[in-house]
RNA sequence: CUCUCGACACGGCAAAGCCUGAGCAAUCAGGUGACGCAAAGUCACGGGUCCCUCUGGGAUAGCCGGACCACCGAA
Repeated sequence: CUCUCGACACGGCAAAGCCUGAGCAAUCAGGUGACGCAAAGUCACGGGUCCCUCUGGGAUAGCCGGACCACCGAA
């Protein structure tokens, strides 16, 4: 230094609900709020699920797998 791993420390993110707005919808954004998270950071590549104005288009990364980046450094 790297991989695996997850003790320590500094911190980080933010479910549901509620308010406001956008969208046909799934859902998303902001505020509030914390269920939880060691990648709950990013990516729609594969699978799953969801929506539609359905030969197609969209959503979900906090559903699973994969890829990439990344804090700390005990056993």

The RNA shown here (c-di-GMP-I riboswitch aptamer) has 75 nucleotides and comes from Pontibacterium sinense. Of the family's consensus pairs, 100% are formed in the model. The source organism's lineage runs through Bacteria, Pseudomonadota, Oceanospirillales, Oceanospirillaceae and Pontibacterium.